[in-house]
RNA sequence: CCGGAAAAGGGCAAACCCGUCGUGAGGCGGGGACGCAAAGCCACGGGUCUCCUCGAGGAGACAGCCGGGUCACCCGAG
Numbered sequence: 001c002c003g004g005a006a007a008a009g010g011g012c013a014a015a016c017c018c019g020u021c022g023u024g025a026g027g028c029g030g031g032g033a034c035g036c037a038a039a040g041c042c043a044c045g046g047g048u049c050u051c052c053u054c055g056a057g058g059a060g061a062c063a064g065c066c067g068g069g070u071c072a073c074c075c076g077a078g
Base pairs, nucleotide, nucleotide: 001078002076003075004074011036012035016031017030018029019028020027021026034064040070041069042068044067045066046065047062048061049060050059051058052057
């Protein structure tokens, strides 16, 4: 550099439940594991969702929807 086949150390944690914050999408903490080799981080492009608005439009949410950017642990069929 490439890869995650094998095996191991370690990591994250969907649904659901409880608490809490938010009008909401959702966030955070605890429990819990469906999964994940970036399921670490960034709303840059697309997408989905929410709120306000007659509308044009505005303000937000999701990184575990896809692409892109960026940093990185362990291992070695290479």

This is a predicted structure of a 78-nucleotide RNA (c-di-GMP-I-GGC riboswitch aptamer) from a Terriglobales bacterium. The coordinates come from a structure-prediction model, not an experiment, and the mean pLDDT is 88. Taxonomically the source falls in Terriglobales (Bacteria, Pseudomonadati, Acidobacteriota, Terriglobia).